A computed fold for a 348-nucleotide part of an RNA from a metagenome, annotated as small-subunit ribosomal RNA, central domain.

Context: one part of a larger RNA
RNA sequence: CUGGGUGUAAAGGGUGCGUAGGUGGUAUGGCAAGUCAGAAGUGAAAGGCUGGGCUCAACCCCGGAACUGCUUUGGAAACUGGUAAACUAGAGUGCAGGAGAGGUAAGUGGAAUUCCUAGUGUAGCGGUGAAAUGCGUAGAUAUUAGGAGGAACACCAGUGGCGAAGGCGGCUUAAUGGACUGUAACUGACGUUGAGGCUCGAAAGCGUGGGGAGCAAACAGGAUUAGAUACCCUGGUAGUCCACGCCGUAAACGAUGAUUACUAGGUGUCGGGGAGUUAAACUCUUCGGUGCCGCAGCAAACGCAAUAAGUAAUCCACCUGGGGAGUACGUUCGCAAGAAUGAAACUC
Numbered sequence: 001c002u003g004g005g006u007g008u009a010a011a012g013g014g015u016g017c018g019u020a021g022g023u024g025g026u027a028u029g030g031c032a033a034g035u036c037a038g039a040a041g042u043g044a045a046a047g048g049c050u051g052g053g054c055u056c057a058a059c060c061c062c063g064g065a066a067c068u069g070c071u072u073u074g075g076a077a078a079c080u081g082g083u084a085a086a087c088u089a090g091a092g093u094g095c096a097g098g099a100g101a102g103g104u105a106a107g108u109g110g111a112a113u114u115c116c117u118a119g120u121g122u123a124g125c126g127g128u129g130a131a132a133u134g135c136g137u138a139g140a141u142a143u144u145a146g147g148a149g150g151a152a153c154a155c156c157a158g159u160g161g162c163g164a165a166g167g168c169g170g171c172u173u174a175a176u177g178g179a180c181u182g183u184a185a186c187u188g189a190c191g192u193u194g195a196g197g198c199u200c201g202a203a204a205g206c207g208u209g210g211g212g213a214g215c216a217a218a219c220a221g222g223a224u225u226a227g228a229u230a231c232c233c234u235g236g237u238a239g240u241c242c243a244c245g246c247c248g249u250a251a252a253c254g255a256u257g258a259u260u261a262c263u264a265g266g267u268g269u270c271g272g273g274g275a276g277u278u279a280a281a282c283u284c285u286u287c288g289g290u291g292c293c294g295c296a297g298c299a300a301a302c303g304c305a306a307u308a309a310g311u312a313a314u315c316c317a318c319c320u321g322g323g324g325a326g327u328a329c330g331u332u333c334g335c336a337a338g339a340a341u342g343a344a345a346c347u348c
Base pairs, nucleotide, nucleotide: 003320004319005318006317007302008301012316014200016198017197021193022192023191025087026086028084029083031081033080034079035076036075038073039072040071041070042069049063051061052060053059090190091187092186093185094183095182096181097180102176104174105173106172107171108170109153114148115147116146117145118144119143120142124135125134161168162167205246206245207244208243209242210241214240215239219235220234221233222232257315258314259313260312261311262310265293266292267291268290269289270288271287272286273285274284275283276282297304298303321348322347323346330341331340332339333338
């Protein structure tokens, strides 16, 4: 390389958009590049095969075959292809609806913590396994009233919803993205996948400027302990928050790439539609999501099972014994931290 694989053994890219490329619905005409069969030319010799000649053999000679290829030529038209003109089942648009923590910006609300001011009030408070550090007669803790400021949104809340993923939760407003249902008016294969490329991308971290209530790496003190650079306690700075810019990684997980078709059932739940029924409730049915159980089948087993890990098709990514090592070197990116790409010697 091939083959075989990728939920858990090595292996699905963090995510989407999309270029090249690959691949692609129904029916008709014509073309003949691929394809198919015919003819001709060519496909050196040696070698291999049959037969023969040297007494045999090595050696030599004749013959036929093969060389599955290429070129030319006249044909076929099912399939692939390109072409012409069509179709509507894929895809998209329109129209009519309802659902949603989808994203962005602005405004706004109450509870709680902390701090400040004032009142009441007096000796403790706090903390722990037990303590101590700490706070407090300069009046704390507790309690009442007022004020300041920042961050997060109890209940509702739900294997509920939305989003491509990361993720999204008080309320209101503005403009806005996507999905779903119904209809069948329009376009007429416009689809799918997607190397490179571009976009987005938790937390932490970085830059500049703000902000800073609570929490809290680092740090300090008190304990514990043989020690205690920890676990526990009292404090506490970056940070956590906002704006703009970078970083580009995670057990970025369903450890399961995307799309399409097909393949028993049962039972919840969310958003729509249709029918039945006297309304509510309910029953039947249908589309889209989200769970559980389960047949066939698959699987090493665990398990998966219409949301497949089943049966098939297309395209991309990735794997090929463990360690060395996601290291070294080089390159690209980054302010840095570092990220991406990514070996070998050696060893078992």

Its Rfam family is "Bacterial small subunit ribosomal RNA". The prediction has a mean pLDDT of 87.